[in-house]
RNA sequence: GUCAUCGACCGGACGGUCGCGUCGCGCGUCGCCUCGGCGACGUGGCGCCGAGGAAAGUCCGGGCUCCAUUGGGCACGCCGCCAGGUAACGCCUGGGCCCGAGGUGCGCGAGCGCCGAGGGACGGACAGGGCAACAGAGAGCAGACCGCCGUCUCCGCGAGGAGGCGGUAAGGGUGAAACGGUGGGGUAAGAGCCCACCGCGCAACCGGCAACGGAAGCGGCACGGCAACCCCCGGCGGGAGCAAGGCCAAAUAAGCGGCGAGGAGCGCCCACUCCGAUCAAGACGCCGCGGGUAGGCUGCUGGAGCGUCCGGGUGACCGGGCGCCGAGAGAAAUGACCGUCACCCCGCGAGGGGGACAGGACCCGGCUUACAGGUCGGUGACGUCG
Numbered sequence: 001g002u003c004a005u006c007g008a009c010c011g012g013a014c015g016g017u018c019g020c021g022u023c024g025c026g027c028g029u030c031g032c033c034u035c036g037g038c039g040a041c042g043u044g045g046c047g048c049c050g051a052g053g054a055a056a057g058u059c060c061g062g063g064c065u066c067c068a069u070u071g072g073g074c075a076c077g078c079c080g081c082c083a084g085g086u087a088a089c090g091c092c093u094g095g096g097c098c099c100g101a102g103g104u105g106c107g108c109g110a111g112c113g114c115c116g117a118g119g120g121a122c123g124g125a126c127a128g129g130g131c132a133a134c135a136g137a138g139a140g141c142a143g144a145c146c147g148c149c150g151u152c153u154c155c156g157c158g159a160g161g162a163g164g165c166g167g168u169a170a171g172g173g174u175g176a177a178a179c180g181g182u183g184g185g186g187u188a189a190g191a192g193c194c195c196a197c198c199g200c201g202c203a204a205c206c207g208g209c210a211a212c213g214g215a216a217g218c219g220g221c222a223c224g225g226c227a228a229c230c231c232c233c234g235g236c237g238g239g240a241g242c243a244a245g246g247c248c249a250a251a252u253a254a255g256c257g258g259c260g261a262g263g264a265g266c267g268c269c270c271a272c273u274c275c276g277a278u279c280a281a282g283a284c285g286c287c288g289c290g291g292g293u294a295g296g297c298u299g300c301u302g303g304a305g306c307g308u309c310c311g312g313g314u315g316a317c318c319g320g321g322c323g324c325c326g327a328g329a330g331a332a333a334u335g336a337c338c339g340u341c342a343c344c345c346c347g348c349g350a351g352g353g354g355g356a357c358a359g360g361a362c363c364c365g366g367c368u369u370a371c372a373g374g375u376c377g378g379u380g381a382c383g384u385c386g
Base pairs, nucleotide, nucleotide: 001382002381003380004379005378006377007376008375009374010373012341013340014339015338016337017336018335020050021049023047024046025045026043027042028041029040030039031038032037052357056368057367059366060365061364062363063362064241065240066239067238076237077236078235079234080233081095082094083093084092085091096122097120098119099118102115103114104113105112106111123232124231128230129229130226131225145172146171147168148167149166150165151164152163153162154161155160180198181197182196183195184194185193199221200219201218202217205214206213207212245298246297247296248295255289256288257287258286259285260284267279305324306323307322308321309320310319311318312317343354344353345352346351
């Protein structure tokens, strides 16, 4: 320098004109009133502020609110190497182990080592059950299809061939996976059958908080894969959500109270032959309580906050000092144009063109996804120069 990949960050700047939204002040109109104010509505006025790195998807985790809740268990769901961070997490940080494109050194070889971008739902497969398509003879403590070897029978003058019965996992072949490998001995042919080496397993002891690492020694070599199938072990989890919830309250039903009206019929009492008088409930009307619909107010934004400095920590992060206040609408405002500069593209030039993804709606921490253009850094490979 080129290419690849990963991580962090920015997401135009300044000025002008017009416009929009909340709030505060001023002004105007109206209402209330204890006459000092308060409230509502409006505004060619003034002032402050006015989206994001993802405001998004709504996938996790919290705050907050209401409901439920004696305790414990079962069931169900999610999570899962270790340690730490945190309000919490399925997130983050550090560490471990495994895989690994590619490069490189050693060894006759099996193989061993070094560098390494990047990736990993990474507890348990000697608790138990289950599964493994296709191919293949055989898929779990397996397997004779071809081949190799022995023997018997038959055929052939012979070399040899066919068949039967056995042996054999060295060679071929299938597969994602076939029960260690290289070399030698051995054998009828073979085989950890035996030996050396390589690999593998167990492991005293040592290091580490741990995951895990190293390793004397021992063992002919077995314990195959899948738990993102059931399952086992450990951990966590009550439900619903700002349309939560609280307050005010036109209308309206049940219910309750008061007043009015009504006194016909039925009932009670007096009386009992009749007339009549008294008490009392309901139908009806009005008012009030209650209830809570429409509507209004609140919850609402000062917070696990932001900036900066110092300290602790490898780091995530934590502690302290100082400074700052940065949307809070209620179907939704945050925009447009002009000029200068910067950036990208086209052009020899004058000049021309372009600016992504996308927008709050109770608030935070994450993850994931989208994104024109740009900046910085890490790592690997290659090339060149010193």
Predicted 3D model of a 386-nucleotide RNA (Bacterial RNase P class A) from a Gemmatimonadota bacterium.
The organism belongs to Gemmatimonadota, within Bacteria.
The sequence was found by an Rfam model in a public genome assembly.
Model confidence (mean pLDDT): 78 of 100.